[in-house]
This is a predicted structure of a 680-nucleotide part of an RNA (large-subunit ribosomal RNA, domain II) from a Pseudomonadota bacterium. The RNAcentral record of the full RNA draws on ENA. Model confidence (mean pLDDT): 84 of 100.

Context: one part of a larger RNA
């Protein structure tokens, strides 16, 4: 993994609200008795217990009473049927749907593992070193000291036995829940080791490493408390029907819990009070907008004050300077308004209305919400995620349509149909539907991904210039003199740089456009004549295109093929396709209405959840006084029957029990719980 079987809302007690049945100003026993039974039943038992009457804290007093000086006013009362069974819904207490800690507590058992200690054994090849002592010898006056010998010390050295575990490989469903293998330390010492003994769980034991204390010890293990507690995880078993949420607000040691509201359901009142959509009435300062206030801010213009110069200096003059008021023009404001909306929002009226509203009670759920840089619009506030309100949508939504794609678009799926018409969206193929019409534009595969920003890329408008008395580019010619303009400067001659920019000749030529030179030259341009010949310039504005553009497998930035008067983009039209939408035909259900064996209409996604009707397993009463060895159940196969749980019939198997109705009671329904058991 899979198969089978077992597996989760129980029961008892109180309260509570529904339905039902008794009995009713009353209802009911309770314990206990009594004949009886297997056993309820059945007859007593009125002890209580609720109700019929309130109010005060009480005396008390009563349809009243209490406060109170009150005959005042005020509060709680007087109007309204109760009780006891039984079935279901909620709730408390109880394990209380069911499986699940981690821990706490008690009583036990453990030191045959292991740590320490005791108590008695036992063990350590073999080598080396070579203290102290002591003996001799030298020396000394004698010591002291040296020197050989001797001697054998020591948590002394090498290195097996043992013992320990440093390194590395190997093993890693292993030889092994700690090991082989190679090396490695220790090896007469705080040393190993056998035997027997002793310390016990808040306690031992520890050369402390929170180690150890029978292969998981920061507090053993059993077994009880115990079914601890779990605001947390998971699971929660048959069907069809009707409604149908919410992730919001306050408070909470409260944020993943929870209480009330909000929102849904289901029953009973009330009856149009709800919504909408038009009319009309309101309140109101936001969007915009404006500068009329307050305030910011920008040019001008007058012009008071100030600075600046001049000055004969307290006058008086000037100013490209600052600048109040004021004028004139163009601005800005969440805490600026002379205006000033659309929507919302109150409120009358009317109209739609099988559309709700509201008030009481009984059951809930639900307090993470989410939306491709942001689903639309709008505030705040931020880097940015976020967060707030409004309204869709998902969530609880299937269909088509964006390649795929909860949230975007189009649309809200009772069922069946081999009919029909749309809607986003689409018509070359893939792949249903024009290779449709008519006019444009795009040459870049743009389209099919980007920004400052750059360019004679194309098409459309608009302004202005020149232009047959010859433009515009090209080609030929000129392009001068005064002059080498002054100044400056080593030079400065058109051409470093400063100041001027005049005059002649002339068709035309700058006191010079740029290149060049040490400076001079030289080129070259404005400018003119020829020559050609017909249109050439500039500015701006708008459509489509160019560039800018660089990433990791593999084209890969139209879904792909492949599209260029297009299968691109624009503008204009007509046909078609296209969904579970909408029509047609056939049908179930719900709910509402009405002329009620029936008809009409409208209605039928759905998750947490409320309602509601049923199916089916097992045991009990009952009646068929049903079936069965001529074959029960259970198994098994069929092309049968119903809306759905399910239910007949018939064949084969089995080989002894079983069913139908009407009631009853539950150990009543299996896929999921790293579920339990057994099998494969």
């Nucleotide at each position: 993994u899979c198969c089978g079987g077992c597996g989760a809302g129980u029961u008892a007690c109180u309260c509570u609200g529904u339905g039902u049945c008794g009995c009713c100003a009353g209802g009911u026993u309770a314990a206990g008795g009594g004949a009886g039974u297997c056993a309820c039943a059945c007859c007593c038992g009125u002890a209580g217990c609720c109700g019929a009457a309130g109010c005060g804290a009480a005396a008390g007093c009563g349809a009243g009473u209490c406060u109170g000086a009150a005959u005042a006013g005020g509060g709680c009362g007087u109007u309204c049927a109760g009780u006891g069974g039984c079935a279901c819904g909620g709730a408390g207490u109880a394990g209380a749907c069911a499986c699940g800690a981690a821990a706490c507590c008690g009583g036990g058992u453990g030191a045959g593992c292991u740590a320490c200690c005791c108590a008695u054994g036992g063990c350590c090849a073999g080598g080396g070193u070579g203290a102290a002592g002591c003996g001799a010898g030298g020396c000394u006056a004698a010591u002291c000291c040296c020197u050989c010998g001797u001697g054998g010390a020591g948590g002394c050295c090498c290195g097996a036995a043992c013992u320990c575990a440093c390194c590395a490989a190997u093993g890693u469903u292993g030889c092994a829940a700690a090991a082989u293998u190679g090396g490695g330390g220790g090896a007469u010492g705080a040393g190993c080791u056998g035997u027997g003994g002793g310390u016990a769980g808040g306690g031992g034991u520890g050369a402390u490493a929170u180690g150890c204390c029978a292969a998981a010890c920061g507090a053993a293990c059993u077994c009880g408390g115990a079914g601890a507690u779990a605001g947390c995880u998971u699971g929660u078993u048959c069907u069809c029907c009707c409604c149908g949420a919410a992730a919001u607000a306050g408070c909470u040691u409260u944020a993943g819990g929870g209480c009330u509201a909000g929102c849904c359901u289901c029953g009973c009142g009330c009856g149009u009070u709800c919504a909408a959509u038009c009319a009309c009435g309101g309140a109101g300062g936001u969007a915009g907008a404006g500068c009329a206030c307050u305030g910011g801010a920008u040019u001008g213009g007058c012009u008071a004050g100030g600075g600046g110069g001049c000055g004969u200096a307290u006058a008086g003059c000037u100013u490209a300077c600052c600048a109040a008021a004021c004028c004139a023009a163009a601005c800005c404001a969440a805490a600026c308004u002379c205006c000033g909306a659309a929507u919302g929002c109150c409120g009358u009226g009317a109209u739609u209305c099988c559309a709700a509203g509201c008030g009481c009670g009984g059951g809930a759920g639900u307090c993470g919400g989410a939306c491709a840089g942001u689903g639309g619009c709008g505030g705040a506030u931020g880097a940015g995620c976020g967060u707030c309100a409004u309204u869709g949508u998902c969530g609880a939504g299937a269909g088509g349509g964006a390649a795929a794609c909860a949230a975007c678009c189009c649309g809200g799926a009772c069922c069946g149909u081999c009919g029909g018409c749309u809607a986003a969206g689409g018509u070359c193929c893939u792949c249903a539907a024009g290779u449709c019409u008519a006019g444009g534009c795009u040459a870049a595969g743009u389209g099919g991904g980007a920004a400052a920003c750059g360019a004679u890329g194309u098409g459309g408008g608009a302004u202005u210039g020149c232009u047959c008395g010859g433009a515009c580019a090209g080609c030929c010619a000129g392009g001068a003199g005064g002059u080498u303009g002054g100044c400056u400067c080593a030079g400065a001659a058109g051409c470093a740089g400063c100041c001027a920019c005049c005059c002649u000749u002339u068709a035309a030529a700058g006191a010079g456009u740029g290149c060049g030179u040490a400076a001079u030259a030289g080129c070259u341009c404005a400018c003119u004549g020829g020559u050609c010949a017909a249109g050439c310039g500039a500015u701006c504005u708008u459509g489509c295109g160019c560039g800018g553009a660089a990433a990791a497998u593999g084209u890969a930035a139209c879904g792909g093929g492949g599209c260029u008067c297009a299968a691109g983009c624009c503008u204009a039209g007509c046909a078609c396709c296209g969904a579970a939408g909408c029509c047609g035909c056939g049908g179930a259900a719900u709910c509402u209405g009405c002329g009620u064996u029936g008809c009409a209409g409208a209605u039928u996604g759905g998750u947490a959840g409320g309602g509601g009707a049923g199916c089916g397993u097992u045991c009990u009463g009952g009646a068929c006084u049903g079936c069965g060895u001529c074959g029960a159940a259970g198994c098994u196969c069929g092309a049968c029957g119903g809306g759905a749980a399910c239910g007949a019939c018939g064949g084969g198997u089995g080989g002894a029990g079983c069913g139908u109705c009407c009631a009853g009671a539950a150990g009543u329904g299996a896929g999921a719980a790293u579920g339990c058991c057994g099998g494969a």